Model confidence (mean pLDDT): 86 of 100. Small-subunit ribosomal RNA, central domain from an uncultured prokaryote, 350 nucleotides, folded computationally.
[in-house]
Context: one part of a larger RNA
RNA sequence: CUGGGCGUAAAGCGCGUGUAGGCGGAAUGUUAAGUUAGAUGUGAAAGCCCACGGCUCAACCGUGGAACUGCAUUUAAAACUGGCAAUCUAGAGUGCUGGAGAGGGAAGGGGAAUUCCAGGUGUAGAGGUGAAAUUCGUAGAUAUCUGGAGGAAUCCGGAGGCGAAGGCGGCCAUCUGGACCUUUUACUGACACUGAGGCACGAAAGCGUGGGUAGCGAACAGGAUUAGAUACCCUGGUAGUCCACGCUGUAAACGAUGGGUGCUGGUUGUCGCGGGUAUCGACCCCUGCGGUAACGAAGCUAACGCGUUAAGCACCCCGCCUGGGGAGUACGGUCGCAAGAUUAAAACUC
Numbered sequence: 001c002u003g004g005g006c007g008u009a010a011a012g013c014g015c016g017u018g019u020a021g022g023c024g025g026a027a028u029g030u031u032a033a034g035u036u037a038g039a040u041g042u043g044a045a046a047g048c049c050c051a052c053g054g055c056u057c058a059a060c061c062g063u064g065g066a067a068c069u070g071c072a073u074u075u076a077a078a079a080c081u082g083g084c085a086a087u088c089u090a091g092a093g094u095g096c097u098g099g100a101g102a103g104g105g106a107a108g109g110g111g112a113a114u115u116c117c118a119g120g121u122g123u124a125g126a127g128g129u130g131a132a133a134u135u136c137g138u139a140g141a142u143a144u145c146u147g148g149a150g151g152a153a154u155c156c157g158g159a160g161g162c163g164a165a166g167g168c169g170g171c172c173a174u175c176u177g178g179a180c181c182u183u184u185u186a187c188u189g190a191c192a193c194u195g196a197g198g199c200a201c202g203a204a205a206g207c208g209u210g211g212g213u214a215g216c217g218a219a220c221a222g223g224a225u226u227a228g229a230u231a232c233c234c235u236g237g238u239a240g241u242c243c244a245c246g247c248u249g250u251a252a253a254c255g256a257u258g259g260g261u262g263c264u265g266g267u268u269g270u271c272g273c274g275g276g277u278a279u280c281g282a283c284c285c286c287u288g289c290g291g292u293a294a295c296g297a298a299g300c301u302a303a304c305g306c307g308u309u310a311a312g313c314a315c316c317c318c319g320c321c322u323g324g325g326g327a328g329u330a331c332g333g334u335c336g337c338a339a340g341a342u343u344a345a346a347a348c349u350c
Base pairs, nucleotide, nucleotide: 003322004321005320006319007304008303012318014201016199017198021194022193025088026087028085029084030083031082033081034080035077036076037075038074039073040072041071042070049065050064051063052062053061054060091191092188093187094186098180103176104175105174108171115149116148117147118146119145120144121143125136126135161168162167206247207246208245209244210243211242215241216240220236221235222234223233258317259316260315261314262313263312266295267294268293269292270291271290272289273288274287275286276285299306300305323350324349325348332343333342334341335340
């Protein structure tokens, strides 16, 4: 290389967009590059294979044949693939009507609670724990009432919804992306799928500059516990958590399951949009499409399990794996302010 694989054994890039490339619907004509058949030339000798022969046999050797599966030229075929021309509408897309949604950006204003500040009432405790202590409090705490400041978060809330993923949740208005359904259907006419590189996005933590800081809270300090306690528990508490701009680019970034298309019994729930029946109307009932769940025929699987949202049956494209450790490490390259990220071995060893 061939091969066999990738939910859990090694293995799906975190996710999208898209370049090259690969691959690609129906019908007609043409071409003849791929393809198929014939002919000619070439395919050195030796070797392999077959036949006959020479050394007493064999090895060895000689003669002849076959083969050399290839290449070139030429003639022909036209089903399939490709090219060209013109055409179609089932794929794909656009338009019209409409409803759903924590999809995204930026702005505004609202209530509850915690904390703090000021004031009133009020007096000796409060807090905390398994029990305590550190801590707060007669300079008046805790409790309670009034007023104010400021920051962060959200009961309802779901096997619910939206988003490519990360993720997204009080309210109002504004700018904006995507999906879905519907009908007489109107339009374009294969414009599709995938996608090495590239580019964009990408939780938390972390970094830079400037703000902000109520609560929580790495580090740190103290109190306990303990043989010890660099912990678990308690009292405090800095970075951080929040905002703006920039960087980082990683996660058990998980459905541990790449994307697309077609095909293959059902049952039950739920979300969105329709059609029918019914009704004053919303439900109920029947039914179609799209999503999201539970259970399960066939089939698959080592088993667990998966099962029209496949891990079933097929095709197309990409990524990845190839015994454990050494090691996702060293060196080198690229990126980064750094932390580090990414690409990625070997000796040795079992």
Annotation:
Its Rfam family is "Bacterial small subunit ribosomal RNA". The full RNA is in RNAcentral, with records from ENA.